Notes:
SAM riboswitch aptamer (S box leader) from a Chloroflexota bacterium, 107 nucleotides, folded computationally. It matches the Rfam family "SAM riboswitch aptamer (S box leader)". Rfam describes the family as follows. The SAM riboswitch is found upstream of a number of genes which code for proteins involved in methionine or cysteine biosynthesis in Gram-positive bacteria. The source organism's lineage runs through Bacteria, Bacillati and Chloroflexota. The coordinates come from a structure-prediction model, not an experiment, and the mean pLDDT is 81.

RNA sequence: UAAGUGUCGAGAGCGCGGCGAGGGUUCUGGCCCGAUGAGCCGCCCGCAACCGACCUGAAUGCCAGGCACGGUGCGAAGCCCAGGCCCUAGACGGGGAAGGACAGGCC
Numbered sequence: 001u002a003a004g005u006g007u008c009g010a011g012a013g014c015g016c017g018g019c020g021a022g023g024g025u026u027c028u029g030g031c032c033c034g035a036u037g038a039g040c041c042g043c044c045c046g047c048a049a050c051c052g053a054c055c056u057g058a059a060u061g062c063c064a065g066g067c068a069c070g071g072u073g074c075g076a077a078g079c080c081c082a083g084g085c086c087c088u089a090g091a092c093g094g095g096g097a098a099g100g101a102c103a104g105g106c107c
Base pairs, nucleotide, nucleotide: 001105005103006102007101008100013044015043016042017041018040019039022033023032024031027083028082029081030080045075046074047073050071051070052069054066055065056064057063079099085095086094087093
């Protein structure tokens, strides 16, 4: 970090320390979290299984499974809900798009 690929309804902490007022992706409308300290950073603990390693499936490869050693990531609420498109004349509801996050890839 452009294009393109994959996942995003599950799971896991009221833990400790530091900073200190906002935060939950942008905009709008909601709703929620937050000085009983949110959010961010560090440590510990945990979840998960995208990539690497190792093991198994006869076998180089592919594919599948296992494992959780390493690299990330994650640990409120469906990406918190809705909005602009379609099903549809309208709404509930459903399905998308766009945008975003993470991984891998690429630079």